[in-house]
RNA sequence: CCGUGCUAGACGGGGAGGUAGCGGUGCCCUGAAUCCCGCCCAUUGGGCGGGACGACCUGCAACCCGCUAUAGCAGGGUUGAAUUCCCGAACGAGGCCGGCGAAGCGGGACCGGCGCGCCGCGGAGUGGCGUUGAAGGCCGGGCCCUAUGCGACGAGAACGGAUGAACCCCGUCAGGACCGGAAGGUAGCAGCGGUAAGUCAUGAUUUUCGGGCGCCGUAGGUCUACCUGGCCGGAGCCAUGAGGCGGAAGGCGAGGCCCGCGACAAAGGCCGAGUAAGGGUGCACGG
Numbered sequence: 001c002c003g004u005g006c007u008a009g010a011c012g013g014g015g016a017g018g019u020a021g022c023g024g025u026g027c028c029c030u031g032a033a034u035c036c037c038g039c040c041c042a043u044u045g046g047g048c049g050g051g052a053c054g055a056c057c058u059g060c061a062a063c064c065c066g067c068u069a070u071a072g073c074a075g076g077g078u079u080g081a082a083u084u085c086c087c088g089a090a091c092g093a094g095g096c097c098g099g100c101g102a103a104g105c106g107g108g109a110c111c112g113g114c115g116c117g118c119c120g121c122g123g124a125g126u127g128g129c130g131u132u133g134a135a136g137g138c139c140g141g142g143c144c145c146u147a148u149g150c151g152a153c154g155a156g157a158a159c160g161g162a163u164g165a166a167c168c169c170c171g172u173c174a175g176g177a178c179c180g181g182a183a184g185g186u187a188g189c190a191g192c193g194g195u196a197a198g199u200c201a202u203g204a205u206u207u208u209c210g211g212g213c214g215c216c217g218u219a220g221g222u223c224u225a226c227c228u229g230g231c232c233g234g235a236g237c238c239a240u241g242a243g244g245c246g247g248a249a250g251g252c253g254a255g256g257c258c259c260g261c262g263a264c265a266a267a268g269g270c271c272g273a274g275u276a277a278g279g280g281u282g283c284a285c286g287g
C1' cells in the first nucleotide's frame, strides 16, 4: 500500500416551552434523494427561484412516556475506519431575549394657545342711486280710526196708474115689487159710475230703517310703518364687503403636552440546523 473479516461509531439536527435536570411524542425552523411549477442559457442537458415530501423498522406518550450528568427504555435491521465517523475557521436559515425608536388607538380639568364658526368695531375695494338735487329737517295729503253730512245699494211706506165689494159702502137706479083713485111717491136687485180693505206691475217724486258700500264732503284722532306733493338744505346715501382690531362662550376641528394601550421594531446578546477550508481517528488475518 492492497484484499478479507470485525469493533468503536453512525442511521438526522436545532429553537421555544416543559422538567430538579436529560431525552421523546406534540408546536416551530432546517435538511439529501425524488416530484411539480416558473425563468434564463440553450439542447438531448445545465443553472436560478418557489412549492410538495421528509432519507431504518416496531411498541410506549400530553389530566404525558422513558431515564439520571455514561441521562429515552425494549426488540430487530443497515452501514462500518472513511466523500459516509469525530473536531471544526469562515458563512449562515431560523428561533428566543432585548426594546434606541415607533405607525395607530383611547382618555384628559393641561396650552395664559391655533384654525373655523358667532357677535361687535371699523372699513379698502366693487356695484347702484344722486346738482334732472343725497342725508337731514319742516309743512300738507293719502292710507288707518271715529263722528257727522251726502250719495249708491237693500228692505218698507206714501204718492201716481191699473185692478178691486153678489149682499153686510156711496151715487144713479132699467125691469119688477109696494103705497095711492090718479098725479106721483117709497124701498131697492142687476147694470153703469165711483170708493174702502186688499192685490198687481212700474218709478220721474217724497220718506223711514240698515250696513265689511263710496277714485264724495266736513271735523277730529293717529304722525309710528308705507305711498305721495311742496319747501329748506347743498353732497352724500344704499347694498355687498377683503385685510385688520376686539369680545364672549365652550359650538366644531386639528395639533402640541400628559397618561394608558400599542402592530412593527434598531443597537446589543443567547441558542443555532446546514454548507464547509482544514484537521483527527482503531483491531485481526493474509499478500
Base pairs, nucleotide, nucleotide: 001287002286003285004284005283006282009079010078011077012030013029014028015027020068021067022066023065024064034052035051036050037049038048039047040046041045056076057075058074059073060072085280086279087278090275091274094271095270096269097268101264104261105260106259107258108257110256111255114253115252116251118247119246120245121244125240126239127238128237129236136232137231138230139229140228141227142226144221145220146219147218148217149216150214151213153210154209155208156207157206158205159203161200162199163198169194170193171192172191177186178185179184

About this RNA: A computed fold for a 287-nucleotide RNA from a Kiritimatiellia bacterium, annotated as Bacterial large signal recognition particle RNA. The source organism's lineage runs through Bacteria, Pseudomonadati, Kiritimatiellota and Kiritimatiellia. The model forms 89% of the base pairs in the Rfam consensus. Rfam family: Bacterial large signal recognition particle RNA. It is annotated as a non-coding RNA gene. About the family: The signal recognition particle (SRP) is a universally conserved ribonucleoprotein involved in the co-translational targeting of proteins to membranes. The prediction has a mean pLDDT of 75.